[in-house]
Context: one part of a larger RNA
Molecule: small-subunit ribosomal RNA, 5' domain
Organism: Betaproteobacteria bacterium SCN2
RNA sequence: GAUUGAACGCUGGCGGAAUGCUUUACACAUGCAAGUCGGGCGGCAGCAUGGACUUCGGUCUGAUGGCGAGCGGCGAACGGGUGAGUAAUGCAUCGGAACGUACCUAGUCGUGGGGGAUAACUACUCGAAAGAGUAGCUAAUACCGCAUACGUCCUACGGGAGAAAGCAGGGGAUCGCAAGACCUUGCGCGAUUGGAGCGGCCGAUGUCUGAUUAGCUAGUUGGUGGGGUAAAGGCUCACCAAGGCGACGAUCAGUAGCGGGUCUGAGAGGAUGAUCCGCCACACUGGGACUGAGACACGGCCCAGACUCCUACGGGAGGCAGCAGUGGGGAAUUUUGGACAAUGGGCGCAAGCCUGAUCCAGCCAUUCCGCGUGAGUGAAGAAGGCCUUCGGGUUGUAAAGCUCUUUCGGCAGGAAAGAAAUCGCCCGCUCUAACAUAGCGGGUGGAUGACGGUACCUGAAGAAGAAGCACCGGCUAACUACGUGCCAGCAGCCGCGGUAAUACGUAGGGUGCGAGCGUUAAUC
Numbered sequence: 001g002a003u004u005g006a007a008c009g010c011u012g013g014c015g016g017a018a019u020g021c022u023u024u025a026c027a028c029a030u031g032c033a034a035g036u037c038g039g040g041c042g043g044c045a046g047c048a049u050g051g052a053c054u055u056c057g058g059u060c061u062g063a064u065g066g067c068g069a070g071c072g073g074c075g076a077a078c079g080g081g082u083g084a085g086u087a088a089u090g091c092a093u094c095g096g097a098a099c100g101u102a103c104c105u106a107g108u109c110g111u112g113g114g115g116g117a118u119a120a121c122u123a124c125u126c127g128a129a130a131g132a133g134u135a136g137c138u139a140a141u142a143c144c145g146c147a148u149a150c151g152u153c154c155u156a157c158g159g160g161a162g163a164a165a166g167c168a169g170g171g172g173a174u175c176g177c178a179a180g181a182c183c184u185u186g187c188g189c190g191a192u193u194g195g196a197g198c199g200g201c202c203g204a205u206g207u208c209u210g211a212u213u214a215g216c217u218a219g220u221u222g223g224u225g226g227g228g229u230a231a232a233g234g235c236u237c238a239c240c241a242a243g244g245c246g247a248c249g250a251u252c253a254g255u256a257g258c259g260g261g262u263c264u265g266a267g268a269g270g271a272u273g274a275u276c277c278g279c280c281a282c283a284c285u286g287g288g289a290c291u292g293a294g295a296c297a298c299g300g301c302c303c304a305g306a307c308u309c310c311u312a313c314g315g316g317a318g319g320c321a322g323c324a325g326u327g328g329g330g331a332a333u334u335u336u337g338g339a340c341a342a343u344g345g346g347c348g349c350a351a352g353c354c355u356g357a358u359c360c361a362g363c364c365a366u367u368c369c370g371c372g373u374g375a376g377u378g379a380a381g382a383a384g385g386c387c388u389u390c391g392g393g394u395u396g397u398a399a400a401g402c403u404c405u406u407u408c409g410g411c412a413g414g415a416a417a418g419a420a421a422u423c424g425c426c427c428g429c430u431c432u433a434a435c436a437u438a439g440c441g442g443g444u445g446g447a448u449g450a451c452g453g454u455a456c457c458u459g460a461a462g463a464a465g466a467a468g469c470a471c472c473g474g475c476u477a478a479c480u481a482c483g484u485g486c487c488a489g490c491a492g493c494c495g496c497g498g499u500a501a502u503a504c505g506u507a508g509g510g511u512g513c514g515a516g517c518g519u520u521a522a523u524c
Base pairs, nucleotide, nucleotide: 001524002523003522004521006520007519008518009517010516013371014370015369016368017367018366020363021329026327027326028325030324031323032322035074036073037072040071041070043067044066047065048064049063050061051060052059053058081282082281083280090207091206092205093204094203095202096201099199100198101197104195105194106193107192108191109190110189111188112146114144115143121136122135123134124133125132126131152161153160154159166187167186168185169184170183171182174181175180208254209253210252215245216244217243220242221241222240223239224238225237226236227235257279258278259277260276261272262271263270264269284305285304286303287302288301307318308317309316310315335361337360338359339358343357344355345354346353347352374404375403376402377401384395385394386393387392408465411459412458413457414456418451423445424444425443426442427441428440429439430438468513469512470511471510472509473494474493475492479508480507481506482505483504489496490495
């Protein structure tokens, strides 16, 4: 000199953009943060509508919209947080072979026919509660056989094994009393081959300090054969061999998430890893598996532990390193806000619902950037202050006065973009027996804004509402007076102060920066 997620002191007008627990991975009150689908299912607790009855109080009825709870599907493994652990099971770069993949996507082939349950519900029982039990009833895209098998898998090459589910819309002929069959469209379902993206695994190189850590290692190193995994492999087990690593630093100990980057520097390098992006690890502490395409799972389960809460003492409940917020710690770090309008995500045919992701607003000079606090004129060089050699000098065109302007702020009026998709209507094309439905494309119409009456624009008034902080001995830009008298004090270094202190304190003046200025801490 540059820099900071800074803090402290004094001061503080406005706007834009950004950042904001670096400390106790300390403990957490309260609310919210993951749901959705009735176009899978049986149903009907509540609401609305219709119908029936009515003593006009109401009652009944799943019939319709819809839907609590339940069965079922998908999601909950994403998104969000934190950096405790980890010195290599990590990360970065470059390679590799023995793998998996729900949703998406391009193909191929199918989607036939049966069965037995169970929750909800009803009845009863136990329990303070959390909850649990017994009996009975019922459905499915829940579950299980059978049939079939283009691909697929196994094989001793003879052969063997293994699937599926329906739902919704529309409709000319035919059948049917009707429901419907049937046809068709869309969404699904099963098998299989590819793709994309994603993920698991392996190798090489690089990746802090200590030798006042020199030896370490028995599943250890390799082989054979079982097992296991989606997959290679001591991953695991039995047997066999005795190997493997190490001064090119093994092992041990300490410290630490890694990278893109960030800060500094001419560069080489040094320091660092907040915000944003990629990867990893963790979710009260330790361990474990279940479900699933995917977890050994932050807002799932089980066990143990510590802690907190409820209890009828028998037993139960909980996990903010999600967003806010509280206590505590600390020099120190924000609102228990608004909205799903946009972007994105989950579910759904859709309408839509959910979304503390996100978008916004609030707080803080914490940082960066911009603007303002007026402009011109004005010498009687006013008054006052300070100094003085008492002549004067200086503050100083500074003020006053005169002439103007009105940014920003305050007031009043107008007023956005961010929002066109989804949706409705029309036309064309495709599927089709069909001019139906549906899909695709085009045209057209209407709706939808948290921010917010915000940005922005206009108008009127009026210099009106807006300057401080540090320093002035040298380094280092800027000097005098008074007070003090090695005292009080200053100080980054050298050093000032013991009676004429440009170094302490105050005043006048000056210098520097300026809504900031200094100090402290830290890095180069």